Molecule: Lysine riboswitch aptamer
Organism: uncultured Agathobacter sp.
């Protein structure tokens, strides 16, 4: 080098389906008030709606989806994958921004948990990053007279078996 393997309190990921929320919110009808704006993500231009009543405000009918979660048929794995940097490409009818998404190269991070603070978030969900704890594979160095354990370091570019 090549081939095959492990690791688990929910191991990684991807998902059909159900399901909380999101919200009685957007939106849309009616009534009354109100009286010149308003709507296309932002910005400009442009264009549509409007004094045959705009925006707002209220009362009443009607009433979602998306984004982000939860369980999870079932498929794909064991750097499974996740983050952060940089670059490029798309980005709403026009131009430019921006959100965003996608690739591509990099850097980190063994794994999952809890706590505490941060940021994302409508959220007390849920996640991501840092710090702390113990658990947990795994190697290596040393102790306990064996077994088994235990203490201290190390990383996945690792560990284990075959060749």
């Nucleotide at each position: 080098g090549a081939u095959a393997g492990a690791g688990g309190u929910c191991g990684c990921g991807c998902a059909a389906g159900c399901u909380a929320a999101g919200a009685g919110u957007a939106u849309u009808c009616u009534g009354u008030g109100g009286g010149a704006u308003g709507u296309g993500a932002c910005a400009g231009a442009c264009a549509c709606a409007g004094u045959g009543g705009a925006a707002c405000a209220u009362a009443g009918g009607a009433g979602a989806a998306a984004g982000g979660g939860g369980c999870g048929a079932g498929c794909g794995c064991c750097g499974a994958a996740g983050a952060g940097a940089u670059a490029a490409a798309a980005g709403a009818g026009c131009u430019g921004u921006a959100a965003u998404u996608u690739u591509a190269u990099u850097u980190c991070u063994g794994g999952g948990c809890a706590u505490a603070g941060g940021g994302u978030g409508a959220a007390g969900a849920a996640c991501c990053g840092u710090a702390u704890g113990a658990c947990u594979g795994u190697c290596a160095a040393c102790u306990u007279a064996c077994a088994a354990a235990g203490u201290u370091g190390g990383a996945g570019a690792g560990c284990u078996a075959u060749c």